c-di-GMP-I riboswitch aptamer from Anaerobacillus alkaliphilus, 85 nucleotides, folded computationally.
Its Rfam family is "c-di-GMP-I riboswitch aptamer". Its family is annotated with cyclic-di-GMP binding in the Gene Ontology.
Its mean pLDDT, the model's own confidence on a scale to 100, is 83.

RNA sequence: UGUACGAACAGGCAAAACCAUUGAAAAGUGGUGACGCAAAGCUAUAGGGGCUUCAUUGAUUACAAUAUGCCAGCCAGUUCCCGAA
Numbered sequence: 001u002g003u004a005c006g007a008a009c010a011g012g013c014a015a016a017a018c019c020a021u022u023g024a025a026a027a028g029u030g031g032u033g034a035c036g037c038a039a040a041g042c043u044a045u046a047g048g049g050g051c052u053u054c055a056u057u058g059a060u061u062a063c064a065a066u067a068u069g070c071c072a073g074c075c076a077g078u079u080c081c082c083g084a085a
Stems, first nucleotide, its partner, number of pairs: 005083002012037002017032006035073001041078003047075002049071003055066004
């Protein structure tokens, strides 16, 4: 120094729930809050997977199919902080 690894230190992120707000919804954003996380940083026409259905199509009651809408805290890809054994 590289790879693997995760004790300590420093500095980070922030689940659920509640409140506000945007949205048809999924969900996003802000606040409170910490379940957890070494990538819980980034990437969603260009991998897999998942969620939703305003709209469209088929049925015309229910419903079904389809992202152009979402999810990176599901896997994956990619970059990175600290440093003992």